[in-house]
RNA sequence: CUGGGAGUAGCUCAGCCUGGUCAGAGUUCUCGGCUUGGAACCGAGAGGUCGCUGGUUCGAAUCCAGCCUUCCAGACCA
Repeated sequence: CUGGGAGUAGCUCAGCCUGGUCAGAGUUCUCGGCUUGGAACCGAGAGGUCGCUGGUUCGAAUCCAGCCUUCCAGACCA
């Protein structure tokens, strides 16, 4: 330099192709229940400007453009 993958809750991920009741799951944390107490189990709650900036659209996590980070492969130089 070229091609491709990934970026969404503290963590691991789904949703993107097909725009709208798609801000979700598990886990974590807090509180409560249960228990002599704890673990496990049950219930409730907390937690997200969907990597950034623009564009398209009535409407964007989703489509388009640029950029950033990271991973893989290749090319080039030594």